[in-house]
Context: one part of a larger RNA
Formats: sequence, C1' cells, structure tokens
RNA sequence: GACGAACGCUGGCGGCGCGCCUAACACAUGCAAGUCGAACGGGAUUUGCGUUUUACACCGAGGUUUCCGCAGUAAUUGGGGAAAUUUGGGAGUAGAGCGUAAGUCUAGUGGCGGACGGGUGAGUAACACGUGAGCAACCUGCCUUUUACAGGGGAAUAACGUUGGGAAACUGACGCUAAUACCGCAUAACAUUUCGCCAUGGCAUCGUGGUGGAAUCAAAGGAGAAAUCCGGUAAAAGAUGGGCUCGCGUCCGAUUAGGUAGUUGGUAGGGUAAAGGCCUACCAAGCCGACGAUCGGUAGCCGGACUGAGAGGUUGACCGGCCACAUUGGGACUGAGACACGGCCCAGACUCCUACGGGAGGCAGCAGUGGGGGAUAUUGCACAAUGGGGGAAACCCUGAUGCAGCGACGCCGCGUGGGUGAAGACGGUCUUCGGAUUGUAAAGCCCUGUUGCAGAGGACGAAACAAAUGACGGUACUCUGUGAGGAAGCCACGGCUAACUACGUGCCAGCAGCCGCGGUAAUACGUAGGUGGCGAGCGUUGUCC
Repeated sequence: GACGAACGCUGGCGGCGCGCCUAACACAUGCAAGUCGAACGGGAUUUGCGUUUUACACCGAGGUUUCCGCAGUAAUUGGGGAAAUUUGGGAGUAGAGCGUAAGUCUAGUGGCGGACGGGUGAGUAACACGUGAGCAACCUGCCUUUUACAGGGGAAUAACGUUGGGAAACUGACGCUAAUACCGCAUAACAUUUCGCCAUGGCAUCGUGGUGGAAUCAAAGGAGAAAUCCGGUAAAAGAUGGGCUCGCGUCCGAUUAGGUAGUUGGUAGGGUAAAGGCCUACCAAGCCGACGAUCGGUAGCCGGACUGAGAGGUUGACCGGCCACAUUGGGACUGAGACACGGCCCAGACUCCUACGGGAGGCAGCAGUGGGGGAUAUUGCACAAUGGGGGAAACCCUGAUGCAGCGACGCCGCGUGGGUGAAGACGGUCUUCGGAUUGUAAAGCCCUGUUGCAGAGGACGAAACAAAUGACGGUACUCUGUGAGGAAGCCACGGCUAACUACGUGCCAGCAGCCGCGGUAAUACGUAGGUGGCGAGCGUUGUCC
C1' cells in the first nucleotide's frame, strides 16, 4: 500500500459498488420453464338464432258445479253475471333437451422450448486452460440465400366410454376416434452406395471438376371470402455454435527411481458425426523415464487483481471467456444438441408417507431455516426497460434482469456552521503564587441555509405509424417556509515517530511491534489537563507485496 475481511469504541447524509472465503452439511415453505386451440379429436361454458317441451301469468270459446239476481209463469224453464274446475289458442317470461353460428377455457395427442439462462468450484496437474496452428477425419435445430417438390393410400392410439385392482403413488382389460402423430407406395438428384472414363491438384490414405450406368431414400398441412401469410420435404451454400488433433506454456516433493499387458506398434473388423487401442481378434515386443517417468501432496484455468521504479512476487471475490459438477456411484433413452441441476432407470446413504403390501424426495436456482463459523443480507416489488422461450398475433411465462430492503463492508462526495468578538470572562490544569495555558475557544453581535424538517411542483428512463404503457416513485430534482437549530469521534504522546506536565502506584498493578519501562519524584503503568494524528470514522487482528 491492498482486502469479499473480522473484532473494539464511535456513528449525520448521499452516489456507486460489494456481501457464506467455513459444512460440494442437512433442508420446512413459496416461487425459479413453459407455451401454441391458426396441428388434432374431445370436454366444459357464454351469447345469438331455430326447434321441441315444461311451468307461470294473460286472452277467447264450450262443458260441469255453486252462488247472485232479471223476465215470465201455477210450476217446470229460459237468458245474464260472478267464482272454481277442465279444455283450446296465440304473443310473452323463465327453465330444460336437441341443432346451428360465434366466442372463451381446457385434461389429453402433437409441435417447439425444458442442452439457454441461473448456481457452485467438489473433482481435475489434464490438450482442463492460455496461445498459435491443423481437420485430404467431422456435425450443426432455429436464422439467411438459392433450386426443386408436396401425388395417392393405409393401419393404429391417447383422450373418451364400460369394467376391474390399489390405502396411496398409480395401473390392467375390452370398445370407439383425430391429426402437422405413425407406416407403405409413386416421383427424384448437385443426396447416399456402387461400377467406370477424362482432366487436374496435393500431404500418404486421397481431394476437386466434368461425364456415363445401376440401386436406395421425401413431404403436412393450418388460417383467410380471396389475395396471401405461416408452415412441410430434398439439396447446395452461408452464418452461428460445437467436436477432434498437434507445437509451446502451466505448483511442490527424489526422505517418490523405475513405471507400463490394451501396455507400444501393426493387420483385419466393429463402433462413432468424425481420425484413433476408442473396442475386439491375431501378430510383433515394444513404449515412457534424472530434459524427472511413476507415485504422493496441493490446486478449477485465463482476461485480470494487488504490490513493485521495473524485473518480479502474490492472487484468481465481483465482471467477462473456457472447463467441470448437480445427494454418492453407474447407465443409457429422447433429441440438431445431453449421457441432461428443477428428465428417466439401477444401486448406496439419508429424510418423509403408509392400510406394512408398497410408495415419495434431492435449494452448488431466488428468498428462507437449522448447523458450522471470527464472519456475510429480504421467505420484498415488477415484467415498465434489456434479453430469453412459445405463439401469425393478442399475449403468456421468465427469483434472468430491472429495482427496492438490510450491512460504514469498500471507494468517492458533502455536512456537523461562517464572520466578528480581549474584560484575554467563568471554570479546569499547572505554578517559582508573579503568572502561564485551555483561548477567539466560549458568551455576545451580524449572517448563511449545504444537510434536516414541513409544504408545493415534479421527471428522464417510453421506443415501434398514432394512441396507450414506469416496478423504481410522488423517488431524483426545483421552489417556498422554518430554524445554528438534529449531526464527532477514535488512537497516540520514551526512541524508532508528530505530540508533556501533574497526581496515584511502588519490579505491585500493569505496558509492550522492536529496544525495553515499573523496586518512592515513572514524559513508557492508571487518571486528569494539555498536545499531536486521522476524521464518520479511528484503532487492533489476520493475509499478500
């Protein structure tokens, strides 16, 4: 000087950063990867229309019963009105069923994405990383450019229904159905395999170009009234991303000196996208090593960071690139890509549920908990921006990200007032008792308003044709009012090393980085006054130069 720091004392504000270095210990809870109904068949639901039906109220006519009352009569009787009941009718309201149209939601089939993004550094001394080359030995979804094509069929299966088993997780049988799901056929070359010819190049196998023959292999539709758009298949190129090989570099130990049998090479085959003992069979006996093999220890590597005049030394937090890992070990499946953190299978340890038969789980994602530790934060807000996945789009998802919270952990900035003010006040300390010092310091007077508090206004970040759209945030910032008011400590003072006296103590109590202080006048211990240094910090400890 530096720090991902910790501890002690102290602590006003802001900006920008940083924050489990230990147990790759165990994890409650929530969230972190979904999306597409414009691929598909269903299901649910809303609205409109049509139809059927039920109920209610309304209206008309007839029948029956009861009552009222009119005309006439000796009486039967006749017409009228009211109520109940029954029947019919159409317009209305409500409900249900079916059909149809439009919309919404969706478990399942299917597509794309879950191989990115995010975390950690256990392992690894290695082509892992860095750097420079090579691949005549390779792959590459989505994207871009170009060419050509998309004809005609088939068989299933989830969902669903029926019926079983199970405590659950889940699962069996039978039956039905769709597709951009699956499978043949046709067509087809600049594709693949193979047989030839010609030219040319190289680095051995061979590459490239031209040409001829044979064989093999494709496809899917959706939306829209249409135009068209989004998709599909084959091929060639590009871009991007990856795979493999090699030169050089890359810690300590020789109190580790020999190591090695798929070992080293060859032939043939297998395997892979691809060269190769990568694997297998056979053959040979090689290969590495004091220029340090092997073994043991330690460790992710780098751009960088710290320090230093440099050379160098140390280091690899944050940010960026690469690698490795995802409870431990092993394995493959799917896929353009994984031997896959929030996929599958097996085994181990651990935890949980259980009806004891059997099941479930994996925070080194973001928060959070216990534990360990000297020590390291919120179970926050938002997808507004940037970016990512899906979708034609609207949009959905996104603990990536953007923000906020906590922490003087770091860096930087600001403040805790400014001017004036000598009776050099009071008080304190020292004193040779005269005084000295604290000290313009305070008080007093005149100001200012950073910051604080209150009020008013109030963003940029938002861009895309217009409009709309801000988590942060009523934040930053601006103005007004108020009021010196709310804001200073820590360490040291023997020498190194800036800064001195008094008292207490008496080799005690104590100090101490080194030298060393303390045994009766201690500038070295403790306290006080004074002084010095730094200052929202100051000291101590640890580590590196």